[in-house]
Large-subunit ribosomal RNA, domain III from a Bacteroidota bacterium, 385 nucleotides, folded computationally. The organism belongs to Bacteroidota, within Bacteria.
Context: one part of a larger RNA
RNA sequence: GAGUAACGAUCAUGCGGGUGAAAAGCCCGCACGCCGAAAGCCCAAGGUUUCCUAGCGCAACGUUCAUCGGCGCAGGGUGAGUCGGUCCCUAAGGCGAGGCUGAAAAGCGUAGUCGAUGGGAAGCUGGUUAAUAUUCCAGCACCUCGCGUGACUGCGAUGGGGUGACGGAGAAGGGUAGGUGUACCGGGCGUUGGUUGUCCCGGGGAAAGCCGGUAGGCGGAUCUUCCAGGCAAAUCCGGAAGGUCUUACGCCGAGCAGCGAGACCAGGCUCGAUGGAGCCGAAGUCACUGAUCCCACGCUUCCAGGAAAAACCUCUAAGCUUCAGGUCGCGCAGACCGUACCGCAAUCCGACACAGGUAGGCAGGGUGAGAAUCCCCAGGCGCUU
Numbered sequence: 001g002a003g004u005a006a007c008g009a010u011c012a013u014g015c016g017g018g019u020g021a022a023a024a025g026c027c028c029g030c031a032c033g034c035c036g037a038a039a040g041c042c043c044a045a046g047g048u049u050u051c052c053u054a055g056c057g058c059a060a061c062g063u064u065c066a067u068c069g070g071c072g073c074a075g076g077g078u079g080a081g082u083c084g085g086u087c088c089c090u091a092a093g094g095c096g097a098g099g100c101u102g103a104a105a106a107g108c109g110u111a112g113u114c115g116a117u118g119g120g121a122a123g124c125u126g127g128u129u130a131a132u133a134u135u136c137c138a139g140c141a142c143c144u145c146g147c148g149u150g151a152c153u154g155c156g157a158u159g160g161g162g163u164g165a166c167g168g169a170g171a172a173g174g175g176u177a178g179g180u181g182u183a184c185c186g187g188g189c190g191u192u193g194g195u196u197g198u199c200c201c202g203g204g205g206a207a208a209g210c211c212g213g214u215a216g217g218c219g220g221a222u223c224u225u226c227c228a229g230g231c232a233a234a235u236c237c238g239g240a241a242g243g244u245c246u247u248a249c250g251c252c253g254a255g256c257a258g259c260g261a262g263a264c265c266a267g268g269c270u271c272g273a274u275g276g277a278g279c280c281g282a283a284g285u286c287a288c289u290g291a292u293c294c295c296a297c298g299c300u301u302c303c304a305g306g307a308a309a310a311a312c313c314u315c316u317a318a319g320c321u322u323c324a325g326g327u328c329g330c331g332c333a334g335a336c337c338g339u340a341c342c343g344c345a346a347u348c349c350g351a352c353a354c355a356g357g358u359a360g361g362c363a364g365g366g367u368g369a370g371a372a373u374c375c376c377c378a379g380g381c382g383c384u385u
């Protein structure tokens, strides 16, 4: 320079009460304003205690103040057979016994072994904490291997076969979530003229699972005989011939009905009255609309022809056949790691409490073709002078 510029989105504050040495900024209340395909909710990465505290504090940090805080100190908080990982399986890719190459260092690579961003068993609803919950509690479920046990029994794999198993685009149908209204239920009758009415306000509901197997989709099904195929075998798969039944049989399959169903709920009552605790608890129907979700790994169509392996089913080989093994029922068991909180952001990446950047899911009402626009719900904020 200069007590100058600036104090980081022009969404917006005002009042009352409280606390306190002190209040524009903290807490409570009322009013107002802003977002509402977000400035709400869930969740991955990343962060790593930032979470909670009727515990204490304000030097520094906070672009001002501060009694407040993602700040200092202390104490507390993350509960799983079913969520995710671990585990089983493989992809690109990595490593790689032997091996090949190289003067060597080393490079490549078989068998293998790793490697999810993919495949693979099983949980829902309600309640509860200051802070966790599909984890605790209540109720009702489900899965699996191992072991034990009972009954009945041809079992057996690192091998064969099936399945797993997949592209783009398009169209129609059946449903559901959601929405709108309504029967019905509870309450109200106006501090200002009117309001017992075709009036006003609020409510108008729930899962997994079990059972039945619907709309619909797919495959012809089954028996006998034979066979140079599936590197051995096969009753399995495949091929051939013949017979029977063909609108039957089998597989898949949303939704819906019943059970689950004593829950939940508007509101009311009691206690404490500064956040709260306990109890009781009405109606809970029908219609319309309607998804980007489900049936659907479906259907139609196109050419550029759209992972693999395990689990699973089945077949036998060696072998075992009073055993082991298999099927069904019951009982026991189900370890370890993650789980707080932020997560379009003041907790991540940007030197900052930085107008930047950040994968996925949810998707209310009016307007509308719409996830646009504008206004609003739930919910969240008023951007630290």
Base pairs, nucleotide, nucleotide: 013031014030015029016028017027018026032382033381034380035379040362041361042360046342047341050340051076052075053074055073056072057071061069062068081142082141083338084337085336087120088119089118093114094113095112099108100107101106123140124139125138126137127136143334144333146332147331148330149329150328151327152326153325154320155319159315160314161313162312167302168301169300170299173295174294175293178289179288180287181286184203185202186201187200188199189197209259210258212256216252217251218250219249220245221244222243223242224241225240226239227238229237230236264284267280268279269278270277271276303306348357349356364376365375366374